[in-house]
Record summary
A computed fold for a 72-nucleotide RNA from a Candidatus Falkowbacteria bacterium, annotated as transfer RNA. NCBI's taxonomy places the organism under Bacteria, Bacteria candidate phyla, Candidatus Falkowiibacteriota. It was read from a public genome assembly.

RNA sequence: GCCCCUGUAGUUUAAUGGAUAAAACGGAGACCUCCUAAGUCUUAGAUCCAGGUUCGAUUCCUGGCGGGGGCA
Numbered sequence: 001g002c003c004c005c006u007g008u009a010g011u012u013u014a015a016u017g018g019a020u021a022a023a024a025c026g027g028a029g030a031c032c033u034c035c036u037a038a039g040u041c042u043u044a045g046a047u048c049c050a051g052g053u054u055c056g057a058u059u060c061c062u063g064g065c066g067g068g069g070g071c072a
Stems, first nucleotide, its partner, number of pairs: 001071007010025004018055001027043005048064005
């Protein structure tokens, strides 16, 4: 330099064009307990960025950025 794959909560994954973006673990609060752990309930938290297509984009297209791999 070229090609391929990939980017969603703190982490690991869902959602494949129809909306309140779902869950597990983790975080916070409450209950329970003599205390802790466990358990129950509640709660905060995310679509890498900019355009385009579409009535509608996490999803499809283009460019950029980051990560991984291959060739040279």
Its mean pLDDT, the model's own confidence on a scale to 100, is 81. Its Rfam family is "tRNA". By type it is a transfer RNA.